[in-house]
Notes:
The prediction has a mean pLDDT of 84. This is a predicted structure of a 1181-nucleotide part of an RNA (large-subunit ribosomal RNA, half B) from a Thermoplasmata archaeon. Its Rfam family is "Archaeal large subunit ribosomal RNA". The family is grouped with related families in Rfam's "LSU clan". On this family, see Yusupov et al., Science 2001: "Crystal structure of the ribosome at 5.5 A resolution".
Context: one part of a larger RNA
RNA sequence: CUCAGGUGAGGGAACUCGGCAAAUUAGCCCUGUAACUUCGGGAUAAGGGGUGCCAGCCAUGCGAAUGGCUGGUCGCAGUGACAUGGGAGCUCCGACUGUUUAAUAAAAACAUAGGUGACCGAAAGUCCGAAAGGAUAUAUAUGGUCGCUAAAACCUGCCCAGUGCUGGUAUCUGAAUCCUCGGUCCAACGAGGCGAAGGACCAGUAAACGGCGGGGGUAACUCUGACCCUCUUAAGGUAGCGUAAUACCUUGUCGCUUAAUUGGCGACUUGCAUGAAGGUUCAACGAGAGCUCUACUGUCCCCACCGAGAAGCCGGCGAAACUGACUUACUGGCGCACAGUCCAGUACCUUCUACCUGAAAGCGAAGACCCCGUGGAGCUUUACUGCAGCCUGUCGUUGUGGUACGAGUUUCGAUGUGUAGCGUAGGCGGGAGACGUUACUAUGGCUUGGCGCAAGCCAAGUUCUGAGCCGACGAUGAAACACCGCUCUUCAAAACUUGUAUCACUAACCUCUUCGGAGGAACACCGGCAGGUAGGCAGUUUGGGUGGGGCGCCACGCCCUCAAAAAGAUAACAAGGGCGCCCAAAGGUCAGCUCAGAUAGGUCAGAAACCUAUCGAUGAGUGUAAAGGCAAAAGCUGGCUUGAUGUGUUCCUGCCUAACGAGGGAACACAAUACGAAAGUAGGGCUUAGCGAACCAAUCGACCUCCUUCAUGGGGGUGAUUGAUGUCAGAGAAGUUACCCCGGGGAUAACUGAGUUGUCUCCAGCAAGAGUUCAUAUCGACCUGGAGGCUUGCUACUUCGAUGUCGGCUCUUCCUAUCCUGGUGGUGUAGCAGCUGCCAAGGGUGCAGGAGCUCACUGAUUAAAAGGGAUCGUGAGCUGGGUUUAGACCGUCGCGAGCCAGGUUUGUUGCUUUUUGGUAGAAGUGUUUUGGUGUCUGAGGGGAAAGACCCUUUAGUACGAGAGGAACGGGGGUUUGCGGCCUCUAGUGUAUCGGUUGUCCGGUAGGGCAUUGCCGAGCAGCCACGCCGUGGUGGAUAAGGGCUGAAAGCAUCUAAGCCCGAAACCAUCCUCGAAAAGAGACACCUUAAUGACACUCGUAAAUGACGAGUUUGAUAGAGUCGGGGUGUAAGCAUCGAGCCCGCAAGGGCGAGGUGUUCAGCCUGCGACAACUAACGUCAGA
Repeated sequence: CUCAGGUGAGGGAACUCGGCAAAUUAGCCCUGUAACUUCGGGAUAAGGGGUGCCAGCCAUGCGAAUGGCUGGUCGCAGUGACAUGGGAGCUCCGACUGUUUAAUAAAAACAUAGGUGACCGAAAGUCCGAAAGGAUAUAUAUGGUCGCUAAAACCUGCCCAGUGCUGGUAUCUGAAUCCUCGGUCCAACGAGGCGAAGGACCAGUAAACGGCGGGGGUAACUCUGACCCUCUUAAGGUAGCGUAAUACCUUGUCGCUUAAUUGGCGACUUGCAUGAAGGUUCAACGAGAGCUCUACUGUCCCCACCGAGAAGCCGGCGAAACUGACUUACUGGCGCACAGUCCAGUACCUUCUACCUGAAAGCGAAGACCCCGUGGAGCUUUACUGCAGCCUGUCGUUGUGGUACGAGUUUCGAUGUGUAGCGUAGGCGGGAGACGUUACUAUGGCUUGGCGCAAGCCAAGUUCUGAGCCGACGAUGAAACACCGCUCUUCAAAACUUGUAUCACUAACCUCUUCGGAGGAACACCGGCAGGUAGGCAGUUUGGGUGGGGCGCCACGCCCUCAAAAAGAUAACAAGGGCGCCCAAAGGUCAGCUCAGAUAGGUCAGAAACCUAUCGAUGAGUGUAAAGGCAAAAGCUGGCUUGAUGUGUUCCUGCCUAACGAGGGAACACAAUACGAAAGUAGGGCUUAGCGAACCAAUCGACCUCCUUCAUGGGGGUGAUUGAUGUCAGAGAAGUUACCCCGGGGAUAACUGAGUUGUCUCCAGCAAGAGUUCAUAUCGACCUGGAGGCUUGCUACUUCGAUGUCGGCUCUUCCUAUCCUGGUGGUGUAGCAGCUGCCAAGGGUGCAGGAGCUCACUGAUUAAAAGGGAUCGUGAGCUGGGUUUAGACCGUCGCGAGCCAGGUUUGUUGCUUUUUGGUAGAAGUGUUUUGGUGUCUGAGGGGAAAGACCCUUUAGUACGAGAGGAACGGGGGUUUGCGGCCUCUAGUGUAUCGGUUGUCCGGUAGGGCAUUGCCGAGCAGCCACGCCGUGGUGGAUAAGGGCUGAAAGCAUCUAAGCCCGAAACCAUCCUCGAAAAGAGACACCUUAAUGACACUCGUAAAUGACGAGUUUGAUAGAGUCGGGGUGUAAGCAUCGAGCCCGCAAGGGCGAGGUGUUCAGCCUGCGACAACUAACGUCAGA
């Protein structure tokens, strides 16, 4: 020094993020107790009083004991130690007790009673499981499960457009099975039909997910806007609350609190971005967050003392981290831009010990931030692709019989009206007769039923009639009828097959069972196929460039110019533009022509319409950008046409210089063409942009091939064309991570440093202006030139196998662009007070309020409350309030996971110091290779040893009209520093003395333990709050003032010369300092000098050292005396409120008092005094 702990004058939170820590309070009895309140609380509220011991008595009790009364008595203090709430007020959040991140978060988070919604009648719902099976469930809607919210109180608004969920559903869509048709003949296949769930569609539902506007005008001061207009929505935020745990601006405004308040409370409220299962309020509760008051205090002013442990020294035992090498540092420089090692300078003998941490960009951990990786993982979802699960259809398991409605086949019976025609003529063919006369009934009548074109037709019945009627023929008509055959439309019936719906059955199957049966039932379960749904689960993806990344943008494929530096090539998120087409003519060819513009002339006609003449090399035009081109053309016009054709080969370019695709272009060949008289030209467009692989699909044409015959159909292949990948040589693809992980990067960001200095700060030049006049007393625009490296940027050079990040505290040093103090010039300087320059860095530059703050604001002081640097000095020095992990809340955003230089609350700060450095203390060597003792010198270091103010005198003087009002010099004091001290004052005082509680040593005496038990006092020592001391002079100068004085006959402080001139500089003063390698000087001793160890010690001290002493001695101890502290010892005597025994005398119990006794006890101080111990042993030319 550190650290459990103890004490503290005066002040009393001034400390600090914050009263953190500490202190205060405390038990029991009596008394007394507010707001508020859910009437239970609050409450031990707050506040006040008492408390020991002794003696006697009373009450209760069997007793132990408990409660009380009276009297006496001691102390600073009686719950005497231990044990043992500080209190009060306001607000936020959560109602409460409870639970939680074992090891950084105890909370406002979770839970909770209460509220509310959803599912579920049981073979239920929910959950686990592949299944069997199991849980809920010994339960059954007053039950169970799943959500949301969070006591009670007052309430809970509007919106169903979106997304969910639930329900409905005429119609639409909708798979397989099934049915029908096509498919030369099976099949594949195709088309259609039927048509489930689901979807579309229609409703309901918000205590489901969620949402809840804008503009303009308006009242007789102004402001405001009850009111009006308008756009718009699904609806436009109601009640409440509101600068909030939510408000950016913001430290909003006002009030209270304070000397001062980024805080707190109460209001207002224009709510960036409050708001109703949640809002508002709220008694009680809280190791929750904020603020205030009171009490209290070493938190602080400002520290002091004591003290156990540790540290230190001795003895024993004895690790670890770390360690490239070398190594003695410092300053400056250079250098990958912050070096012990390089360069220069300076310093440095060799070692040891204690202490401190500035440096080793110290050790610890292949940075957790950031970026990158065609790395990973967790989570989410309307990412991609799937899978459970669920819903639905169908088939199997799977049987019987009805009813209704269908479908198909067969049989039977009916049905059929254009006009004309007696008449209701289905079609075709045959055909001249058919039927009846018995009552089995032709015809007719009547009744009933059906059909119907309302004319009639058909069937049945008849106890009515009773012999004919129909056809042919004729007429009409496209067709002629009786009768027979085949057949069509429509209808009816029956049988069989089959479908849908429904009913019934029982024997599969299921459930129950008393094992007798009962119930359900072809359903369900289960299995196959199929459609839907499906972050419940799984696998993955989630481009690139980039002055870090993200956001933005496309500089990602092409074309032109420039950059580009006269070959070619050439970069940037450099500069300027364009393309992803167009054209059947705007192509080909042949022929002809000449443009823009200007001048002159010409009806309407003008600057410009059209015509003529002249000039007119390119200024026009070119489909489209720019560049390069182009005049009997590449431009303009006309004729005829399709060379914008088919198939090949080669080359160039794309892609300089290696390779490379598509694409683009050129040359040639064959074929077929166009134009032209011909030569020829033509494989698109004056040229350079206008583009796309494989797979797959479609189309086209011919051929090859497969299913070993043929045919049809189908598949495969070869060739061409079309369809796109624009991230354009072409994956199939959304987010989030602060719960994160891995591999890397200083190839790349966030600190510092470095470079730069736009920005910033400061200075300067010029001087428009104002300053009554007058640029320069003072202020100074526009413009211009610099310095600094503090602000903020830029760069990305150092560091990502880690250089700890803001602020504060502490402590040191440097700069000056000087705030004060000192000197001095100017003044629009009378004086005082100022303004403004110059010199000057010796010293100083403080205390508070709110905020984490730096900064800034505020209060009261002050001579002044200057600005900066040192890795934004300083975390192996502290703190940890802020920022910046993991928890949590609010608001905005997001469907969500989550997110926010938005707010809020809680959240582990490692290291034994090796080197260097620093502060101290020692040993050894060297200094003439001769030993020592002492006294000095002083090269060179260090210092602030002092700084400042106030009062007074000068002096009411100088000055001034006055009001006011100095200075030089003298005296006194204060304050901030510095040094020393302890007489006084104060603190401590675990030496000491005394009091006292509990307990133990049987009692007394005397003690132990309980923080020294606590309390009172206190010597020495140490100390501050106390006391003492603490600048003048000289030298040389700065700015400045002068003398003499020329250059320049003058003038001039300067050029030569000289004199002054400041807290700065150098001395004087204090201090270190012969290791000052130039290593010093002097004196004395040296036939030994001298020194050391040891011993007794302290004026000294961690250990060493230093100093005193060692018998010729007061060094220490013991003793005596003195001084001092405490406060009157023990024992004895006596008194003592009372009480007991005893007839009495007397004896006994008794807290305590008095005397002996200014006692006793103690004494780190002084003196006296050898009683004890200082005995001895070595080194040494």